The part of an RNA shown here (small-subunit ribosomal RNA, central domain) has 350 nucleotides and comes from an uncultured bacterium.
[in-house]
Context: one part of a larger RNA
This record gives sequence, C1' cells and structure tokens, in this order.
RNA sequence: CUGGGCGUAAAGCGUGCGCAGGCGGUUAUAUAAGACAGAUGUGAAAUCCCCGGGCUCAACCUGGGAACUGCAUUUGUGACUGUAUAGCUAGAGUACGGUAGAGGGGGAUGGAAUUCCGCGUGUAGCAGUGAAAUGCGUAGAUAUGCGGAGGAACACCGAUGGCGAAGGCAGCCUCCUGGGCCAGUACUGACGCUCAUGCACGAAAGCGUGGGGAGCAAACAGGAUUAGAUACCCUGGUAGUCCACGCCCUAAACGAUGUCAACUAGUUGUUCGGUGAGGAGACUCAUUGAGUAACGCAGCUAACGCGUGAAGUUGACCGCCUGGGGAGUACGGCCGCAAGGUUAAAACUC
Repeated sequence: CUGGGCGUAAAGCGUGCGCAGGCGGUUAUAUAAGACAGAUGUGAAAUCCCCGGGCUCAACCUGGGAACUGCAUUUGUGACUGUAUAGCUAGAGUACGGUAGAGGGGGAUGGAAUUCCGCGUGUAGCAGUGAAAUGCGUAGAUAUGCGGAGGAACACCGAUGGCGAAGGCAGCCUCCUGGGCCAGUACUGACGCUCAUGCACGAAAGCGUGGGGAGCAAACAGGAUUAGAUACCCUGGUAGUCCACGCCCUAAACGAUGUCAACUAGUUGUUCGGUGAGGAGACUCAUUGAGUAACGCAGCUAACGCGUGAAGUUGACCGCCUGGGGAGUACGGCCGCAAGGUUAAAACUC
C1' cells in the first nucleotide's frame, strides 16, 4: 500500500459556480513515454529453498544447484493508455419556433379585517376563565352608524398543484431580469464529468446606523392556580417582528439519501409540452418527452423498507465514518463590532 462502510446503527459538506488535480465519445495515421516480449550485463558472501556430505541424531557446520521476483543497456511488438496530426457526430453547446410557472429585483395600486382618533345614537355594563380576579367603563365603555389615520398580512381560487441550486417563493398591475421544458431543422465539433484550496448565495434568531410601529409578542409587571409556581391560564407590555443599508453564516439547512452517466417488468393518478385518431364542440382515446405522487416484479436490505425519480446492476470524481463518555469541548490559528462561528485534540474513565 491493500479493508469495510455512509436513508433509520458512526458517517453525504446547507446549496451552487469553479482553477489545479483525477477521469473522459468515435475513426484513421504517426510516435513509442507507459505496457508487453526476447537478449546481454549486473544483482558480493551469508541467509531462504532443493539435492548431497560431516559431528552417534538434531540444532549446528559444510559442497553443489536454484533463487535473488530488482536495475541498466539493447532488439522488437503496436492491441490498450499517453502524445501529435487530420477527421466524425451519438456527449455537450448555439441559433431559429413554441410553451408553463407564488423563479428574482424595482415601482405603483386594491379590498376585507384588527387597532386608534373624531362626530352621532344609546345605557350599564364590557372583557376574560375550568371558576375567577387583575383590566376597561357614568369623565359615558361594550354595541351600533358615518368619516378619518396608520401599519402589517394577502381569505376564497389553493391542490401528496407550480417555480427555484439550496435557503425559499402567493392579492392585482407594470418595468427590468435568470433558468427550465417541448418540437424539428441548421450550425460548432468532445468544447465534457467531477472538483481539494477558492468564490458566491444561504430560514429564523441576533448585531450596527437610520426610519417605522397596527396586530402579535421574548424580557418585565400584575391577577390567578399551587405546598411552592421564577411555568402552563388571564390582563397588560418593551425589544423584536416591518423598511433601507451593512454584518452574522448557523438549523431535524431533511428525501436525515453528494453530483454526473449508462442499463434493468409493469399498474394507477396528476402538472407542462409534442404527434396521431375520433368528435359539431366541450373533450375522449392511443402514443411520445420532461416533472411530481401512490403501488409493485426482479434485485437489494439487519429489518423497516427502496424499487426506471433505486437504497437494484455498473462506471467517474468529491466529501465523510472507524466503540460510549470526556467533546464538537480545551489550547492555538482564521473569521466576527459582539454574540459567537470554523478548524479541532488529550489526560482520565467505562
């Protein structure tokens, strides 16, 4: 060096882009670095192995042979890998034509509801709970009518529906903008896959500066409950939740399942395209792609289950695991305003 694994037992980086590296379709020619074959030289002795010999045997000693799987030189081979040249179109991409979508960013705008304010009507309660009380109300509340202010979220449609790399994304309109899917023709001609370091994005909470603040609500206060009640319940209520800019970089960031490619029975829904047939039409049937669900053969699995969207059969590349606790901690480094994040032990113990 060589092992076995990673849905749930330890183990897939939160996600993408991507330099180096690793790997790489098909045809021909050349080359001969890798590779393979032959020859020559060398590979000290001892040791190991084989056949003998000597100590009464053995260990031990000793003769001969083999071996020393290596290195160098040289002569060949040309399948495979590499390299070079010239091609190809099945991978990848581009153009043209369609198409669905809460994909992203900005602006504008709408109605319902809560709260508050003003005016009117009106009178003794309202609110709340298991029951109460704190609380609000004769300084006129709750209820009800009209008008106004302001903030936040968008009922129905709405769906194991859609879109996005993930986080995530939902009123309506508009501007800017990314990606996907389908169909056929033309074009480029391997331009590809994966990716240590790196870069970018990354829910919520939290932080900085400045705004905003309706509802909700950590902290906090009061009322209850209780043996107690720093809780669950109730009445209030500040950060925060919202916006702009800048940080933080973590989640059960989950499909607890890395990305890419190929192959391997089917059945039933559903979304978005194409083709064909039928129908006056709504639409129906068949078929073919791309998604998204429920079952299921073979196979796999410790079982549960997975099952063409694989956890099946294979290949390429990356990440990670190696008994429990100590510990995702200490120390050091890097990052951060801080909170903290990341990298990451040992003693000891069972």
It matches the Rfam family "Bacterial small subunit ribosomal RNA". Rfam links the family to the GO terms ribosome and structural constituent of ribosome. Model confidence (mean pLDDT): 91 of 100.